[in-house]
RNA sequence: GGAGUGGGACGGGUGGUCGCAGGGGGCGUGAGCUUCCUGAGGAAAGUCCGGGCUUCAUAGGGCAGGGUGCAGGCUAACGGCCUGGCGGGGUGACCCGACGGAAAGUGCAACAGAAAGAUACCGCCUGCCCCCCCCCAGCCCCCGCUCGCGGGGGAGUUUGGGAGGGGGCGGCAAGGGUGAAAUGGUGUGGUAAGAGCGCACCGGCGGUGCGGUGACGUACCGGCCCGGCAAACCCCACUCGAAGCAAGGUCAAGGGAGGUGCUGACGCGGCUCGCCGAGCCUCCCGGUAGACCGCAUGAGGCGCACGGUAACGGGCGUCCCAGAGAGAUGACCACACAAACACAGAACCCGGCUUAUAGGCCCACUCUCAAA
Numbered sequence: 001g002g003a004g005u006g007g008g009a010c011g012g013g014u015g016g017u018c019g020c021a022g023g024g025g026g027c028g029u030g031a032g033c034u035u036c037c038u039g040a041g042g043a044a045a046g047u048c049c050g051g052g053c054u055u056c057a058u059a060g061g062g063c064a065g066g067g068u069g070c071a072g073g074c075u076a077a078c079g080g081c082c083u084g085g086c087g088g089g090g091u092g093a094c095c096c097g098a099c100g101g102a103a104a105g106u107g108c109a110a111c112a113g114a115a116a117g118a119u120a121c122c123g124c125c126u127g128c129c130c131c132c133c134c135c136c137a138g139c140c141c142c143c144g145c146u147c148g149c150g151g152g153g154g155a156g157u158u159u160g161g162g163a164g165g166g167g168g169c170g171g172c173a174a175g176g177g178u179g180a181a182a183u184g185g186u187g188u189g190g191u192a193a194g195a196g197c198g199c200a201c202c203g204g205c206g207g208u209g210c211g212g213u214g215a216c217g218u219a220c221c222g223g224c225c226c227g228g229c230a231a232a233c234c235c236c237a238c239u240c241g242a243a244g245c246a247a248g249g250u251c252a253a254g255g256g257a258g259g260u261g262c263u264g265a266c267g268c269g270g271c272u273c274g275c276c277g278a279g280c281c282u283c284c285c286g287g288u289a290g291a292c293c294g295c296a297u298g299a300g301g302c303g304c305a306c307g308g309u310a311a312c313g314g315g316c317g318u319c320c321c322a323g324a325g326a327g328a329u330g331a332c333c334a335c336a337c338a339a340a341c342a343c344a345g346a347a348c349c350c351g352g353c354u355u356a357u358a359g360g361c362c363c364a365c366u367c368u369c370a371a372a
Base pairs, nucleotide, nucleotide: 001368002367003366004365005364006363007362008361010359013335014334015333016332017331018330020039021038022037023036024035025034026033027032041343045354046353048352049351050350051349052348053244054243055242056241065240066239067238068237069236070084071083072082073081074080085099086097087096088095089094100235101234105233106232107229108228121176122175123172124171125170127169128168129167130166131165132164134162135161136160137159139154140153141152142151143150144149145148184202185201186200187199188198189197203225204224205222206221207220208219209218210217211216248293249292250291251290254285255284256283257282258281259280260279267275268274300319301318302317303316304315306313307312
């Protein structure tokens, strides 16, 4: 210099003009005017998980249904996070994994293939049976002779021995072939041919010892070796009541019933006098696009040091940081500049996850090239 990996923080600044919302102050009888302060995000989003809060339900237990699924920890809780184990990927920094159970049962496996659960298509073997064919001995005929053999020919029915071919009964699963997957792999012995049938090494499974809180690791032993799928039903363990701020609460308007009141109620701050002149009191209903509360001081932000590998925890200091109800946070100009441009906007709150995101910045690490 090039290529990458992980993490963090930002995603606009300053000034001017006009404008919006909430709150405080001042002026004003009031409508309102004026001034000051504050005013979106890292995801406010998707609404996918978890919790707070609210109402309803709820003795305890079970069934049904949903969720989660390596270990230890963190947390209010979680399907989140941290650390670790195992498996997979990458030369590496590092990344990914619903990662309990297939010797409880049911089920599934397209196409191909003989067979995807009991299977043999091609193939290998030849122990037994049958058939075909050939050779030898034996049998029959002829010739020779040293009389026991030699040579030639014939029959193919039987007997004995042997080679070959075919079929059946059987043995095998080594090889070929199919497939994503075919009943551990390689080698050697063995066998009629073969096979963990025996053995060596490797892989798996199980047992024992040791190490670790644990997941698990490791050493030795045992031929124990009939597979895959549970984000198929299922089994096991743990866990889950339901609905949601239009939750829900308070109060007024309105409606109804009863009582009382023009023989003066109520009101005019307590009493009296006086004034006024038709309502007042209690209970019930009601729940409105009426008002207020819920509604922003909170599992809160920032800083410092401490404990912990870390997630996180406790401590001290400091700050107050949007709050509408048709829903505010915007527009334009100037300046520096390479350029101000990305995704997008609160609606009860909080912790996560996921998804979107122009652009540049910082930190740590890895691989590689070159030079010294």
Molecule: Bacterial RNase P class A
Organism: Armatimonas rosea